This is a predicted structure of a 74-nucleotide RNA (transfer RNA) from an Anaerolineae bacterium. Its mean pLDDT, the model's own confidence on a scale to 100, is 82. Its Rfam family is "tRNA". Rfam describes the family as follows. Transfer RNA (tRNA) molecules are approximately 80 nucleotides in length. Rfam links the family to the GO term triplet codon-amino acid adaptor activity.
RNA sequence: CGGGGCGUAGCGAAGUCUGGUAUCGCGCCACAUUUGGGUUGUGGAGAUCAUGGGUUCGAAUCCCGUCGCCCCGA
Numbered sequence: 001c002g003g004g005g006c007g008u009a010g011c012g013a014a015g016u017c018u019g020g021u022a023u024c025g026c027g028c029c030a031c032a033u034u035u036g037g038g039u040u041g042u043g044g045a046g047a048u049c050a051u052g053g054g055u056u057c058g059a060a061u062c063c064c065g066u067c068g069c070c071c072c073g074a
Base pairs, nucleotide, nucleotide: 001073002072003071004070005069006068007067010026011025012024013023020057028044029043030042031041032040050066051065052064053063054062
C1' cells in the first nucleotide's frame, strides 16, 4: 500500500441478507422467601447500535467517508 472480517447495555451474543416498538444469557437494583447468606419467584434500571454524513415517512439494518481491533497478501 491492497483485500477481507469485526465494532450493539458492566460482560458475552442475536438481530443486518428482506428498513418498521432494539432481544436473550450472565451480572446490577428493589421486593417476597431465609435467623443471615445462597437458591427461587416477581418487578425494575441500564445500549441515541464505533464515529461523521447521505437516502427514506422511518436506518443497528441501505450508500459514502473516518477511527479502532484482527486476518491475508505485497